[in-house]
RNA sequence: UCAGUCGGCUGGACGGCCGCUCUCGCUAGGCUCGAAAGGGUGCGAGGGAGGAAAGUCCGGGCUCCACGGACAAACGGUGCCGGAUAACGUCCGGCGGGACCUGUCCUCGCGAAAGCGGGGAUCGAGCUCAGGGACAGUGCCACAGAGAAGGAAACCGCCGCGGGGCGUCGUGUAUUUCCGCGGCAAGGGUGAAACGGUGCGGUAAGAGCGCACCGCGUUUGCGGCAACGCAAACGGCACGGCAAACCCCACCGGGAGCAAAACCGAAUAGGAAUGGCGCGCAGCCUCGGUUGCAGGUCGGUCCGGACCAGCCGUUCGGGUAGGUUGCUUCAGGCGCCGGGUAACCGACGCCGCAGAGGAAUGGCCGUCACGUGCAUUUCGUUCGCGGAAUGCGCCAUACAGAACCCGGCUUAUAGGCCGAACUGGCAUG
Numbered sequence: 001u002c003a004g005u006c007g008g009c010u011g012g013a014c015g016g017c018c019g020c021u022c023u024c025g026c027u028a029g030g031c032u033c034g035a036a037a038g039g040g041u042g043c044g045a046g047g048g049a050g051g052a053a054a055g056u057c058c059g060g061g062c063u064c065c066a067c068g069g070a071c072a073a074a075c076g077g078u079g080c081c082g083g084a085u086a087a088c089g090u091c092c093g094g095c096g097g098g099a100c101c102u103g104u105c106c107u108c109g110c111g112a113a114a115g116c117g118g119g120g121a122u123c124g125a126g127c128u129c130a131g132g133g134a135c136a137g138u139g140c141c142a143c144a145g146a147g148a149a150g151g152a153a154a155c156c157g158c159c160g161c162g163g164g165g166c167g168u169c170g171u172g173u174a175u176u177u178c179c180g181c182g183g184c185a186a187g188g189g190u191g192a193a194a195c196g197g198u199g200c201g202g203u204a205a206g207a208g209c210g211c212a213c214c215g216c217g218u219u220u221g222c223g224g225c226a227a228c229g230c231a232a233a234c235g236g237c238a239c240g241g242c243a244a245a246c247c248c249c250a251c252c253g254g255g256a257g258c259a260a261a262a263c264c265g266a267a268u269a270g271g272a273a274u275g276g277c278g279c280g281c282a283g284c285c286u287c288g289g290u291u292g293c294a295g296g297u298c299g300g301u302c303c304g305g306a307c308c309a310g311c312c313g314u315u316c317g318g319g320u321a322g323g324u325u326g327c328u329u330c331a332g333g334c335g336c337c338g339g340g341u342a343a344c345c346g347a348c349g350c351c352g353c354a355g356a357g358g359a360a361u362g363g364c365c366g367u368c369a370c371g372u373g374c375a376u377u378u379c380g381u382u383c384g385c386g387g388a389a390u391g392c393g394c395c396a397u398a399c400a401g402a403a404c405c406c407g408g409c410u411u412a413u414a415g416g417c418c419g420a421a422c423u424g425g426c427a428u429g
Stems, first nucleotide, its partner, number of pairs: 001425004005420006012368007020048007030041004050399001054410002057408005062257004067304005075253005080094005095131001096129003101124001103122008132248002137246002139242003155188002157184009196214006215237001216235008261325004271316007280293006295308004330352001332351004337346003371394010
């Protein structure tokens, strides 16, 4: 410098003609559709798809239901700490683990040196984590390997002792090879993982066997709201991993959903079958009612409540699929100030920014911007190439269309712009 990859923002504008839809104002009478309830029809002004409207993965607002409230079980969700929020599995700020890049420091090995490699610590920066518990219990770790958690295990090996063989000029010894016994788990191998790591000493050879540092455990102190961090002392100290395995612990959660639901009009069959628990006592009175006591049904329990000689179900069948509301003023948007590291909160001011109903927000023409092809001119140049102007054409762009609403998450995206310790090409130093 060019291309790619990843992340973020944006992803069009103006005018004319015709058309659709909503709100408001005027007209307020006529016509028309309909069985009705209700609807349509004139003129003017103003408004009319998204960053994801998608997915339907979370959370809610709202509506109704379960007879209401509380508790429990079942089922489901979340999972470090603190905060924000209406709430969340979301967001913000921290803590811890992991991987990676740059720099610095300590230490060890090889090397004449330059340098290469191993281990540890730390600064900065962004990336990532389905981040409670493995000593409550159960379960799994295939294959390979000597051996996979019971304190086991020896494939290649290392060391010691004893014995034998081959070869060597001789001797003895050494080298080499085989067998047996004993010691070892440091070196190599297998594996996703091998019973702490690096180094030094020690040993016949080794091993936390001992030591230094790291790691681990216990205790204490200091800092922090906390998760945690730092320091010191003591201890050679290790019975691993998996819970997006069952499970345990802590916290949270009723169900259904705008095809929820409310009203108006019209219509039908006040239908049929079947099951469970019950169908008492007393008084008064006008012999049919009423009052009291007790009781029944509705459920996991309790309290309250409803209905009552009834209460609670199940199945089959019939009618209506018309109209209006819900339906857009909201946890709303913008500006500025204050608080807060931030997410966000508060005060003041301004604004009203779609509401269709088989589904409106569109069609045509012209122009500009963005992009692109060709030609001409020009500037710069590391001579690879890059920029600018003019003219003539093309294009009018990607993903994609509100359906009760809102806060998130996830997915898709032509072109343009910005960013990145990323990948590659080319040129120069």
This is a predicted structure of a 429-nucleotide RNA (Bacterial RNase P class A) from Pseudorhodoplanes sinuspersici. Its Rfam family is "Bacterial RNase P class A". Rfam links the family to the GO terms tRNA processing, ribonuclease P activity and dimeric ribonuclease P complex. Lineage of the source: Bacteria > Pseudomonadati > Pseudomonadota > Hyphomicrobiales > Pseudorhodoplanes. The coordinates come from a structure-prediction model, not an experiment, and the mean pLDDT is 75.